[in-house]
RNA sequence: GCUCAAGUGGCGGAAUUGGUAGACGCGUCGGAUUCAAAAUCCGAUUCUUCGGAGUGCGGGUUCGAUUCCCGCCUUGAGUA
Numbered sequence: 001g002c003u004c005a006a007g008u009g010g011c012g013g014a015a016u017u018g019g020u021a022g023a024c025g026c027g028u029c030g031g032a033u034u035c036a037a038a039a040u041c042c043g044a045u046u047c048u049u050c051g052g053a054g055u056g057c058g059g060g061u062u063c064g065a066u067u068c069c070c071g072c073c074u075u076g077a078g079u080a
Base pairs, nucleotide, nucleotide: 001079002078003077004076005075006074007073010026011025012024019063027045028044029043030042031041032040046053047052056072057071058070059069060068
């Protein structure tokens, strides 16, 4: 250089023949339980100027995009 794969909350990781983004787990915070703790159970957990915005970044297609198309960035694998 070329080819392929991946990029989603604090972390891992779902959702893909376009139709409610964040299931599930971990972590964190609050509570219950306990003499106290561990374990267990319950609740909350993207940002916000509260109007909205948000799936690596910028465009495009579409009534509608995490999903399709183009360019770029980053990481990994293969190849000369």
The prediction has a mean pLDDT of 81. Predicted 3D model of an 80-nucleotide RNA (transfer RNA) from Olleya namhaensis. It matches the Rfam family "tRNA". Rfam classes the family as a transfer RNA.